Context: one part of a larger RNA
RNA sequence: GAUUGAACGCUGGCGGCAGGCCUAACACAUGCAAGUCGGGCGGAAACGAUGGAAGCUUGCUUCCAGGCGUCGAGCGGCGGGCGGGGGCGUAACGCGUGGGACUUUACCUUGUAGUGGGGGAUAGCCCGGAGAAAUCCGGAUUAACACCGCAUAACGUCUACGGACCAAAGGGGGCCAUUUAUGAACCUCUCGCCAUUUGAUUAGCCCAAGUGAGAUUAGCUAGUUGGUAAGGUAAUGGCUUACCAAGGCGACGAUCUCUAGCUGGUUUGAGAGGAUGAUCAGCCACACUGGGACUGAGACACGGCCCAGACUCCUACGGGAGGCAGCAGUGGGGAAUAUUGCACAAUGGGCGAAAGCCUGAUGCAGCCAUGCCGCGUGUGUGAAGAAGGCCUUCGGGUUGUAAAGCACUUUCAGCGAGGAGGAAAGGGUAGUAGUUAAUAACUGUUAUCUGUGACGUUACUCGCAGAAGAAGCACCGGCUAACUUCGUGCCAGCAGCCGCGGUAAUACGAGGGGUGCAAGCGUUAAUC
Numbered sequence: 001g002a003u004u005g006a007a008c009g010c011u012g013g014c015g016g017c018a019g020g021c022c023u024a025a026c027a028c029a030u031g032c033a034a035g036u037c038g039g040g041c042g043g044a045a046a047c048g049a050u051g052g053a054a055g056c057u058u059g060c061u062u063c064c065a066g067g068c069g070u071c072g073a074g075c076g077g078c079g080g081g082c083g084g085g086g087g088c089g090u091a092a093c094g095c096g097u098g099g100g101a102c103u104u105u106a107c108c109u110u111g112u113a114g115u116g117g118g119g120g121a122u123a124g125c126c127c128g129g130a131g132a133a134a135u136c137c138g139g140a141u142u143a144a145c146a147c148c149g150c151a152u153a154a155c156g157u158c159u160a161c162g163g164a165c166c167a168a169a170g171g172g173g174g175c176c177a178u179u180u181a182u183g184a185a186c187c188u189c190u191c192g193c194c195a196u197u198u199g200a201u202u203a204g205c206c207c208a209a210g211u212g213a214g215a216u217u218a219g220c221u222a223g224u225u226g227g228u229a230a231g232g233u234a235a236u237g238g239c240u241u242a243c244c245a246a247g248g249c250g251a252c253g254a255u256c257u258c259u260a261g262c263u264g265g266u267u268u269g270a271g272a273g274g275a276u277g278a279u280c281a282g283c284c285a286c287a288c289u290g291g292g293a294c295u296g297a298g299a300c301a302c303g304g305c306c307c308a309g310a311c312u313c314c315u316a317c318g319g320g321a322g323g324c325a326g327c328a329g330u331g332g333g334g335a336a337u338a339u340u341g342c343a344c345a346a347u348g349g350g351c352g353a354a355a356g357c358c359u360g361a362u363g364c365a366g367c368c369a370u371g372c373c374g375c376g377u378g379u380g381u382g383a384a385g386a387a388g389g390c391c392u393u394c395g396g397g398u399u400g401u402a403a404a405g406c407a408c409u410u411u412c413a414g415c416g417a418g419g420a421g422g423a424a425a426g427g428g429u430a431g432u433a434g435u436u437a438a439u440a441a442c443u444g445u446u447a448u449c450u451g452u453g454a455c456g457u458u459a460c461u462c463g464c465a466g467a468a469g470a471a472g473c474a475c476c477g478g479c480u481a482a483c484u485u486c487g488u489g490c491c492a493g494c495a496g497c498c499g500c501g502g503u504a505a506u507a508c509g510a511g512g513g514g515u516g517c518a519a520g521c522g523u524u525a526a527u528c
Base pairs, nucleotide, nucleotide: 001528002527003526004525006524007523008522009521010520013375014374015373016372017371018370019368020367021333026331027330028329030328031327032326035078036077037076040075041074043071044070047069048068050065051064052063053062054061055060056059085286087284094211095210097208098207099206100205103203108199111196112195114193115192116150118148119147126139127138128137129136130135156165157164158163170191171190172189173188174187178185179184212258213257214256219249220248221247224246225245226244227243228242229241230240231239261283262282263281264280265276266275267274268273288309289308290307291306292305311322312321313320314319339365341364342363343362347361348359349358350357351356378408379407380406381405388399389398390397391396412469414464415463416462417461418460422455426450427449428448429447430446431445432444433443434442472517473516474515475514476513477498478497479496483512484511485510486509487508493500494499
């Protein structure tokens, strides 16, 4: 000199853009953070609408009916492996770079072939029982795109090449002719379902050299190193097991100990290099501590399950409940770090045919000079060089065009009015094209109407009034830009280094003056 996720002192007008627990991966009250689908299913607890009956207070009360709008609980599907968090562990099973073969991939995409015919249950509801509760047990009954057989079976899997084996489910809209048990079938459109193939995306695995410190750590290793066989996995492999061999690593630093998430980057530097890994992005590992598997395309799963442990809470003492390193917030620790805010309007995600619902992701707002950037705190004129202050050799000098005065301007803030863009969608109607038996339905497209904003008193523009509301901090002995007076008297004090102070202190304290930065200025800490 540059820099910072900074802190402290004094001071503080506005805006834009960023950033904001670096410490205790310490403990957590409360609320929210993952749901959705009734166009899979049986249904109807609640609310609304409709119809009927009764009552009266004459427009609401009760009862009944059909599931019309919808929908609690339940079965079922998809999603809760994404998104969000902090960095405990990890010196290599990680990361970054470059290669590789032995695999997987729900939803999406491409092609081919199918979607036939049956069955038995079980939640819920009802009845009964146990319990303080959490919850549990028994009986009867019921549905499905839940579950299980049968059939079909290749360009799929296995194969000894003869062959063997493997699937499925329906839902919604429309309706001419025909059939009909008047429910519908058939036809057609659409969404699904099953098998397999292609692609895309994703994930697993292997190899090479690289990626901290310590030798006051020199030897380490029995599933250890290799082979054969079997098991296991989506897949290779001591991954696991049996048998056999005795190997494997190591001063090019094995093993052990300490420290540490890695990278793109950030910072400094002319560079080489050094330091660092906040925010943002990629990967990894973790989710109270330790272990385990289940489900699933994918987990050994932050807001799932089981076991053990520590801690907290409830209890009728028999037994139960919990996990903020999600967003806010609380206590604690600390020099130190914010609101128990608004909205799904946009972007993105989950579910759904869609409307839509959910979303502390996200978009915004609030707080903080924490940083960077921009703007303002007036402009011109004005010498009687006013008054006052300070200094003085008492003549004057300086503050100083500074002020006052005169003439202007009105950024920003204030008040009032107008007012974009972020909006694309979605819905209605009409035309047209595709499809079709069809002018219906559905899909595409065009036109037109309607219509969605948290921010928001938005940005921006105009008007109004008046210089009106807006300057401090550090320093002035040398380094280092900037000097005098008084007080003090080795005292009080200063200090980054050299050093000042013991009666004329440009070095302490104050006044005047000056210098440097400026909504900041200094100090401390840290890196180059």
RNAcentral holds the full RNA, with entries from ENA. Predicted 3D model of a 528-nucleotide part of an RNA (small-subunit ribosomal RNA, 5' domain) from an uncultured prokaryote.